Transfer RNA from an uncultured Candidatus Saccharibacteria bacterium, 72 nucleotides, folded computationally. It matches the Rfam family "tRNA". From the family's description: Transfer RNA (tRNA) molecules are approximately 80 nucleotides in length. The family's RNA type in Rfam is transfer RNA.
């Protein structure tokens, strides 16, 4: 180069084109405890970037940016 495939909270992964984008673990606050740790209750927190296509895009399409097989 060229083919395929991937990109979503701090990690790990959910999400027939439609309802407020949810879930575990981590983190912060609380309740409990002489502390701590479990447990429980609460909050924080994301759709790689630009455009297309639609009433509507995380979901489809193109381009580019990272990442990953695979080819001479």
């Nucleotide at each position: 180069g060229c083919g395929c495939c991937c990109g979503u909270a701090g990690u790990u992964c959910a999400a027939c084109g439609g309802a407020u984008a949810g879930a575990a673990c981590a983190c912060u606050g609380g309740u409990u405890u002489c502390c701590g740790g479990a447990a429980c209750c609460a909050g924080c927190a994301a759709u790689g970037u630009c455009g297309g296509u639609u009433c509507g895009a995380u979901u489809c399409c193109g381009g580019c940016c990272g990442g990953g097989c695979g080819u001479a």